c-di-GMP-I riboswitch aptamer from a Methylophilaceae bacterium, 74 nucleotides, folded computationally.
The coordinates come from a structure-prediction model, not an experiment, and the mean pLDDT is 84.
Of the family's consensus pairs, 94% are formed in the model.
It was read from a public genome assembly, where an Rfam model found it.
The source organism's lineage runs through Bacteria, Pseudomonadati, Betaproteobacteria, Nitrosomonadales and Methylophilaceae.
[in-house]
RNA sequence: AUAAUAAAAAGCUAAACCUACUGGGAGGUAGGGACAGAAAGUCACGGAUCCUCAUGGAUAGCCGAACUGCCGGU
Numbered sequence: 001a002u003a004a005u006a007a008a009a010a011g012c013u014a015a016a017c018c019u020a021c022u023g024g025g026a027g028g029u030a031g032g033g034a035c036a037g038a039a040a041g042u043c044a045c046g047g048a049u050c051c052u053c054a055u056g057g058a059u060a061g062c063c064g065a066a067c068u069g070c071c072g073g074u
Stems, first nucleotide, its partner, number of pairs: 004074002012037002017032006035061001041067002045064003048059004
């Protein structure tokens, strides 16, 4: 330095639900909240699911891939 991975420590994110705003809708943003998370960080590249008459769009806390990241025993 790289890979896998405990305990502890420092922290981090924030489900459902409620309120306000926003969108045709799936949803999104902000505040509260805390089910959970070791990548629940980023990314819509491949699947999957959802929305839309369609064109297209959404979901990264559905799975995989890619990039990046904290601690430190083995």